The RNA shown here (small-subunit ribosomal RNA) has 1488 nucleotides and comes from Candidatus Moranbacteria bacterium GW2011_GWE1_49_15. The prediction has a mean pLDDT of 82. The RNAcentral record of the sequence draws on ENA and SILVA. It matches the Rfam family "Bacterial small subunit ribosomal RNA".

RNA sequence: UUGAGAGUUUGAUCCUGGCUCAGGACGAACGCUGGCGGCGUGGAUAAGGCAUGCAAGUCGAGUGGGUUUAGACCCACGGCAAACGGGUUAGUAAUACAUAGGAAUCUUCCCUGAAGUCGCGAAUAAUCCGGAGAAAUCCGGAAUAAUACGCGAUGUGUUCUACGGAAUAAAGAUUUAUCGCUUCAGGAGGAGCCUAUGUCCUAUCAGCUUGUUGGUGAGGUAAUGGCUCACCAAGGCUAUGACGGGUAGGGGGCGUGAGAGCGUGGCCCCCAACAUUGGGACUGAGACACUGCCCAAACACCUACGGGUGGCUGCAGUCGAGAAUAUUCCACAAUGGACGAAAGUCUGAUGGAGCGACGCCGCGUGCAGGAUGAAGGUUUUCGGAUUGUAAACUGCUUUUGUAUGGGAAGAAUUUCGAUGACGGUACCAUACGAAUAAGAGGUUACUAACUCUGUGCCAGCAGUAGCGGUAAUACAGAGACCUCAAGCGUUGUCCGGAUUUAUUGGGCGUAAAGCGCAGGUAGGCGGACAUGUUAGUCAGAUGUCAAAUCCUCCGACUCAAUCGGAGAACUGCAUUUGAAACGGCAUGUCUAGAGAGCGUGAGGGACCACUGGAACUUAUGGUGUAGCAGUGAAAUGCGUUGAUAUCAUAAGGAACACCAAAGGCGAAGGCAUGUGGUUGGCACGUUUCUGACGCUGAGCUGCGAAAGCGUGGGUAGCGAAUGGGAUUAGAUACCCCAGUAGUCCACGCUGUAAACGAUGCAUACUAGGCAUCGGGAGUAUCGACCCUCUCGGUGUCGUAGCUAACGCGUUAAGUAUGCCGCCUGGGAAGUACGGCCGCAAGGCUAAAACUCAAAGGAAUAGACGGGGAUCCGCACAAGUGGAGGAUCAUGUGGUUCAAUUCGACGAUAAGCGAGAAACCUCACCAGGGCUUGAAACUAAGCUGCAAGGUCAAGAAAUUGACCCGCCUUCGAGGGUGCUUAGCAGGUGCUGCAUGGUUGUCGUCAGCUCGUGUCGUAAGAUGUUCCGUUAAGUCGGGAAACGAGCGCAACCCCUGUCGUGUGUUAGAUAUGUCACACGAGACUGCCCAGACUAUUGUUCAUGAAAGAGAUUUCGUGGCCAGCAGUCUGGGAGGAAGGAGGGGAUGACGUCAAAUCAGCAUGGCCCUUUGACGCCCUGGGCGACACACGUGAUACAAUGGCCGGUACAGAGGGUUGCCAAACCGCGAGGUGGAGCUAAUCCCAAAAAGCCGGCCCCAGUUCGGAUAGGAGUCUGCAACUCGACUCCUUGAAGCCGGAUUCACUAGUAAUCGGAGAUCAGAACGCUCCGGUGAAUACGUUCUCGGAUCUUGUACUCACCGCCCGUCACACCAAGAGAGUCGGUAACACCCGAAGGCCCCGGGUUAAAUCGGGGACAACGGUGGGAUCGAUGAUAAGGGUGAAGUCGUAACAAGGCAUCCGUAGCGGAAGCUGUGGAUGGAUCACCUCCUU
Repeated sequence: UUGAGAGUUUGAUCCUGGCUCAGGACGAACGCUGGCGGCGUGGAUAAGGCAUGCAAGUCGAGUGGGUUUAGACCCACGGCAAACGGGUUAGUAAUACAUAGGAAUCUUCCCUGAAGUCGCGAAUAAUCCGGAGAAAUCCGGAAUAAUACGCGAUGUGUUCUACGGAAUAAAGAUUUAUCGCUUCAGGAGGAGCCUAUGUCCUAUCAGCUUGUUGGUGAGGUAAUGGCUCACCAAGGCUAUGACGGGUAGGGGGCGUGAGAGCGUGGCCCCCAACAUUGGGACUGAGACACUGCCCAAACACCUACGGGUGGCUGCAGUCGAGAAUAUUCCACAAUGGACGAAAGUCUGAUGGAGCGACGCCGCGUGCAGGAUGAAGGUUUUCGGAUUGUAAACUGCUUUUGUAUGGGAAGAAUUUCGAUGACGGUACCAUACGAAUAAGAGGUUACUAACUCUGUGCCAGCAGUAGCGGUAAUACAGAGACCUCAAGCGUUGUCCGGAUUUAUUGGGCGUAAAGCGCAGGUAGGCGGACAUGUUAGUCAGAUGUCAAAUCCUCCGACUCAAUCGGAGAACUGCAUUUGAAACGGCAUGUCUAGAGAGCGUGAGGGACCACUGGAACUUAUGGUGUAGCAGUGAAAUGCGUUGAUAUCAUAAGGAACACCAAAGGCGAAGGCAUGUGGUUGGCACGUUUCUGACGCUGAGCUGCGAAAGCGUGGGUAGCGAAUGGGAUUAGAUACCCCAGUAGUCCACGCUGUAAACGAUGCAUACUAGGCAUCGGGAGUAUCGACCCUCUCGGUGUCGUAGCUAACGCGUUAAGUAUGCCGCCUGGGAAGUACGGCCGCAAGGCUAAAACUCAAAGGAAUAGACGGGGAUCCGCACAAGUGGAGGAUCAUGUGGUUCAAUUCGACGAUAAGCGAGAAACCUCACCAGGGCUUGAAACUAAGCUGCAAGGUCAAGAAAUUGACCCGCCUUCGAGGGUGCUUAGCAGGUGCUGCAUGGUUGUCGUCAGCUCGUGUCGUAAGAUGUUCCGUUAAGUCGGGAAACGAGCGCAACCCCUGUCGUGUGUUAGAUAUGUCACACGAGACUGCCCAGACUAUUGUUCAUGAAAGAGAUUUCGUGGCCAGCAGUCUGGGAGGAAGGAGGGGAUGACGUCAAAUCAGCAUGGCCCUUUGACGCCCUGGGCGACACACGUGAUACAAUGGCCGGUACAGAGGGUUGCCAAACCGCGAGGUGGAGCUAAUCCCAAAAAGCCGGCCCCAGUUCGGAUAGGAGUCUGCAACUCGACUCCUUGAAGCCGGAUUCACUAGUAAUCGGAGAUCAGAACGCUCCGGUGAAUACGUUCUCGGAUCUUGUACUCACCGCCCGUCACACCAAGAGAGUCGGUAACACCCGAAGGCCCCGGGUUAAAUCGGGGACAACGGUGGGAUCGAUGAUAAGGGUGAAGUCGUAACAAGGCAUCCGUAGCGGAAGCUGUGGAUGGAUCACCUCCUU
């Protein structure tokens, strides 16, 4: 006997840190719902106002009257009570409460004890008479009693005393037993007073106080006391928080929590305070009195207007305000109280009932069986699944309910008797019948529980993260499910979780956080030994800590809640006894802390004075001539009145090169020419002296860079502001030319910095290595150096340990102690207000409203950089040829149009989809038509019916007429047509819902995994490094070892050789050739070099054995041999280092492209004007223009004419088409051959050999145009190709810029094919001729690897700052205005008690007058708090507004801090500082 976490910052991680949730609780409220009972509980807001009734009376056994038929009742005097009980929490931060104590007190009633109770007297009320008043009430006269009042006597006692003495009491009643009365003593209970300790927030409240603090005396009180007064003194409180402000009744307890705590004080109990507000006294034992009195004020009521009355914060009830809180009930039967001798009376205390699910507890709404797993609902992959044994149905039970009958305890010494509000209640018995009884919230995660439909960033949800933009488990509905249950949720508040104020139990290098640094006060903490003591500490005992509550046990209500009994506990305080380790105090002693002395030493420590040289500027003079200066380039500027340059002289101010350093000194800021003076601190040595003298340090005091301020000087250079010149879109900047404050000095102020080691001071302990500064000792030396040790400082690496990590690491950020300062999410904000300081600038102190769910630290992987390193690529360079200019072709944009269908848009669209638009294609437009449809499937019904031909209408589709006209097993069976129902159809939308396919990075060399290891983790390693390669190719090394997809290879073509076969090659032999198979080269041979491993000889060195010679083993070096890898070269060879080419495209990127190739989810259109289908015609072919890709050219390396030579690869029967003939030609006629190594297309062209042209818009160039034709095809107008004749445009090599190509390539020349009726300058393929250049990687572009910075991760097309404009919000300022609060000064001065006087009395009192005190009220100036306010300023939040680009990368001028000036704004500049700056170089140090 007792402790649980989760979500949310990120691409991901760890940490810091806030926000949010799950739990419990409530005097609660609201929403939906609602069967019963028990026990509790219920005006928290307006201490706001209250109608009505009740809530405190009683006694005839104290007395006098009145009325009465008996009981009895009423009035008055008198006694007791009314100070209790009941209510509330306004005030109150201590006149209060809690705990523990105390002395200077009182006490009715009650108990105990002692003593007494004698005599006398004067009045008065009720009543009666009279009067005033509306009333309330009052006045006068007369009479009377007492336990009412007064006097005298006595004095056990009591009080006072000058010790002689003095003063001081009583009441009776009566049944004869008692009850009373007076005095004293004691008790119990009650009350007053005092002390100590404890008791909220605020210092943006720091000083408060005059009866204040004390004394003496007096007064006063029950009593102490400045409680009050007179006098005297000048005290008292305060940083341990006085005084002031705000808030608040306190406690036992209650809620929560593991506890420590935190919050709270309703019901019950104790105490206090209050009773409409303020003041006051009277009576009394007790009050300054809730239902008593007086006065004042506000409010309300009555009134005859003269005057009066009232006080629910008692119980009910009412209005109001509010989210919200009950009956104008019954009874004194019980418990208790007042009075009484008693009976008894009174008691809204109390006992009960009523209302409210307000709370806690208990019970029920049935139980068992029941599968065709019914119907219905939901869902579906259409099979099913689920609701679901759930229902129906069968059997059973009766808690509850209803009815009837019975029926308590609570009740009693108050002899007997009588007596119950609750209540015919609880409880018991019987009967009846599943009968009367289930909802709320939730279902994305946290958090248990999922699907469908609707909606489409809309409507909405939400505690947080977040959900919703057409497939929403998150909205709404439905079904299903989950949780709790007569309740369930929501809201509010408190505790918890939150170790998120941390005593238990946190932090401060970089996350928030060490004061800029020191001196030092209070305080805190403090060395060794001994003795004594004990307010801390420890132990025991005693008293107290009310009861209730909590806990344990037992018991009573059927259980429980609830209630009763016993115990424990109440962690506290006080008294007392003891202990003496620690702490304190006191005394004595010590030297290890600290300090002093003596002897040495180093030093930019400080201040003052003097001083030196270099440089610079200026001036003067000389020489000298045209430039100088400045920049990326320039210009402004200076210069012929002579600059710059150079020489000489002079003047001036500021700063101190080399030494110089990682170095020295100082508390920090900081300190540097030299010399002198004055002065502070430090280290070492010695162990001479003192003897704990110490550490820290709130306030306080001093010092404190730069900038800035004041006064006075000074001013060479530099240089905010300013002027000018540039740059720029602009340039209030960066750059340049000038230049004022300032920088300097003296004196004074300011008091801040990234004042940083972002690390407070002191002490102790805990591995080392290296370096350096200062001192000492030792060895050695002639001496010095060196070396070893040691003390103190300054650095660097590093062990253990610590850390979120980075890192720190004897100079700690380790392990501990002491003291101080500081932090508690981001922003608002180091701001406002207030205070202090300052001449000012400003500094110090220092919030809130509001707003966000983050802000942040370290590290990781990427991406990026106007960062770095290395490498590659026709990337550049070196070359060759082009594009961009012309004409044409073609594609695109734009424009136009009825339509110019659609898609593709940097690279990666644009001779692309399309490898071929006259019709068709066709998707577009105009017009004409059809509607189960042009084509498909199923079902049903009907039907001698399709197709074809001819004719007519029409632009055709279509329509009409005629002709012809199926099979069969004869079943209307098949086919066909028509009708109907399902359905078809869509190149309509969404490529951002998809499949498939494709482009690109890129044929770049990368992309990953398993196991292991490292790291808290994300991750890393492997994959980095050194060589090498085309390559993550290979080798070496290495906490890695392996593997996969990529690379390479395997495949195809080509080149060489061999073998085989051989048609259609060849005249044959044969094998040029063709086909097939195979060989061959990433191997191998030679030379040189580098590296690695190994072997041998030799040398050096170390160890061991041995007496020794010597032997063995280890390490290192030279040489030689062998082997391996790599690099360079050579031979041979057809081919040489991948021989050339193709196919082959990793993980992924671009929401890249495509719904119009195809497929496909969803959506949309479709019985009539279709987004479907058919047809005719048109369009896709337009044309001021712009862009892309090409063709042809601009000519002589050419054009034209003639002759002549050499390919490869293809195609061909709807075809290729020979010879021959015709035509100038396109072509025609013709028909041989060929289903192809046989025939045809088919002529290859450039080339070569000749000739002409002669540099011109030409014999270049061929556009455009006219005419005439050919061919294909229903058809050549829009809109085909080709031929002939004629025409003969632009163009003379192309601006900025830009493209391709590294060898059989570029360039140039022709040939073929696909598509195709016809229609290439395009595309693809084929061969002929056949170059130039590559020094190289500085630069441009792209890519790869490593590294670095980052505030980016939608990843730089990123992120992000400030002004301005608009809207909203909160707070501050504000001329003022209004109100509250508490004081102060003065005025007025009620009631009241006190004092004085008068009058009065036997003495008093009532009465009259006065004084001080004194409430309310009035006036005044201030203090403080709040509300409101034109206006102006700042802040926050908002949709894709405007201007710029400040920051993050070297952010394109490194950034930031302090300060000053300036500027639309971010900001810029000056001055000093920081690194929390990248890069390169140098120096030094460390590690290996």